[in-house]
Context: one part of a larger RNA
RNA sequence: UGACGGGGGCCCGCACAAGCGGUGGAGCAUGUGGUUUAAUUCGACGCAACGCGCAGAACCUUACCCAGACUUGACAUUGAUGGAACCCCUUAGAAAUAGGGGGGUACCCUUCGGGGACCUGAAAACAGGUGCUGCAUGGCUGUCGUCAGCUCGUGUCGUGAGAUGUUGGGUUAAGUCCCGCAACGAGCGCAACCCCUGCCGUUAAUUGCCAGCGGAUAAUGCCGGGCACUAUAACGGGACUGCCGGUGUCAAACCGAAGGAAGGUGGGGAUGACGUCAAGUCCUCAUGGCCCUUAUGUCUGGGGCUACACACGUGCUACAAUGGCUGCUACAAUGCGACGCGAACUCGCGAGGGGGAGCAAAUCGCAAAAAAGCAGUCUCAGUUCGGAUCGGAGUCUGCAAUUCGACUCCGUGAAGUCGGAAUCGCUAGUAAUCGUGGAUCAGCACGCCACGGUGAAUACGUUCCCGGGCCUUGUACA
Numbered sequence: 001u002g003a004c005g006g007g008g009g010c011c012c013g014c015a016c017a018a019g020c021g022g023u024g025g026a027g028c029a030u031g032u033g034g035u036u037u038a039a040u041u042c043g044a045c046g047c048a049a050c051g052c053g054c055a056g057a058a059c060c061u062u063a064c065c066c067a068g069a070c071u072u073g074a075c076a077u078u079g080a081u082g083g084a085a086c087c088c089c090u091u092a093g094a095a096a097u098a099g100g101g102g103g104g105u106a107c108c109c110u111u112c113g114g115g116g117a118c119c120u121g122a123a124a125a126c127a128g129g130u131g132c133u134g135c136a137u138g139g140c141u142g143u144c145g146u147c148a149g150c151u152c153g154u155g156u157c158g159u160g161a162g163a164u165g166u167u168g169g170g171u172u173a174a175g176u177c178c179c180g181c182a183a184c185g186a187g188c189g190c191a192a193c194c195c196c197u198g199c200c201g202u203u204a205a206u207u208g209c210c211a212g213c214g215g216a217u218a219a220u221g222c223c224g225g226g227c228a229c230u231a232u233a234a235c236g237g238g239a240c241u242g243c244c245g246g247u248g249u250c251a252a253a254c255c256g257a258a259g260g261a262a263g264g265u266g267g268g269g270a271u272g273a274c275g276u277c278a279a280g281u282c283c284u285c286a287u288g289g290c291c292c293u294u295a296u297g298u299c300u301g302g303g304g305c306u307a308c309a310c311a312c313g314u315g316c317u318a319c320a321a322u323g324g325c326u327g328c329u330a331c332a333a334u335g336c337g338a339c340g341c342g343a344a345c346u347c348g349c350g351a352g353g354g355g356g357a358g359c360a361a362a363u364c365g366c367a368a369a370a371a372a373g374c375a376g377u378c379u380c381a382g383u384u385c386g387g388a389u390c391g392g393a394g395u396c397u398g399c400a401a402u403u404c405g406a407c408u409c410c411g412u413g414a415a416g417u418c419g420g421a422a423u424c425g426c427u428a429g430u431a432a433u434c435g436u437g438g439a440u441c442a443g444c445a446c447g448c449c450a451c452g453g454u455g456a457a458u459a460c461g462u463u464c465c466c467g468g469g470c471c472u473u474g475u476a477c478a
Base pairs, nucleotide, nucleotide: 001478002477003475004474005473007472008471009470010469011468012467013466015462016461019426020425021424022423023422026317027316028315029314030313031312032311033310034308035307042053043052064303065302066301067300068299069298070297073126077125078124082119083118086103087102088101089100090099091098092097107116108115109114128292129291131290132289133288137286138285139281140280141279142277144275149188150187151186152185153184154183155164156163157162168179169178170177194269195268196267197266199237200236201235202234203233204232208227209226213224214223215222240263244256245255246254247253319419323378324377325376326375327374328373335366336365337364340359341358345354346353347352385416390411391410392409393408394407395406396405432454433453434452435451436450437449438448
């Protein structure tokens, strides 16, 4: 100087407390451990591994296993030779591959010899490796933590390591600001500048409006017409403790009031200092070293990653009446669409089929929002709760749903009556609850990312648990 203390002081944080809803019990989904296996590819392991890499394993992916094949190779550069490329038929085979037959003669440049592009290909240089080392590395990322800290120049003090500044008194979300002070300044962080959202205005007119006028209809902005309103999308205004009162050291600031759509950082996002964990990643990529080179490379078929006495994590659905079922009737936002979205109409109980209008989309479509409301029914029961499991019949995607897809219909109806010890999230348009869209994607979502609808309770307080910041103290630790 740090680190540590079941030392002290001060102060924060859904840290506790106060509340609301969960997890832990059940069934299922998913990840992991373990076990099994020819293989169940690999990585990730307290917080910060475990719906994580994977924004989607039937083949492919795929790295694993079995079998069949190749050896200048699936891919790159150089390359003698031959030929356009390419297309069709056929034999063997599971395919890869090997063999046979036929068609085809092009494009650009040309000194008409040839060259380029593309295919074939001897020999050889070389390729290739998701093989090892993240404890050789770059890059990227997690974490403490959006915590308020981390440093430097000069000066001063100390033999020195170092100290001072950065401590102290107030204050703040903040090393934020003020005052004081052997310090005076400065940098990286904080804040602001950026984006979205909340109010107003200007500009704009293939969306919106009968607002005011006219026309038409069973009805509808449907038509004429118009940018008033709404919305759209560009630019501005607006909030600064500015004003008033009080407290305070004449300060910074705090408390209260006014005005205001908004008030003291208005709400949210992006933004992550010096560093810590030899944290994570050699399987994104790049790369040193080592290793393989008729194989640890490459191709193909099939299997596996989907196994299942068990254990854990994360979720979904429930156990019901604030509910289930049936019918009727409302109100969104974000998005996506041409190898696409697919309307009307029609067939089917349904998944879906036929059909093809319209739309490169503020114009058409996906599209029905759901919870809610109204009416009826069920009457506390393992039930008209719950839907697992199993049997049968189907639909769709795809070369192909057996291992191993999703969905539909009929039947079957399991556990489960609110969950031990323990444990998680959340302070407001939040929690809870309800549906919707998107990425990936042929198909497949209870996951992920986003969107809107309905919409709470509680916070006395900081003694205690956890994490953190500043000062101080002890130390046989570094």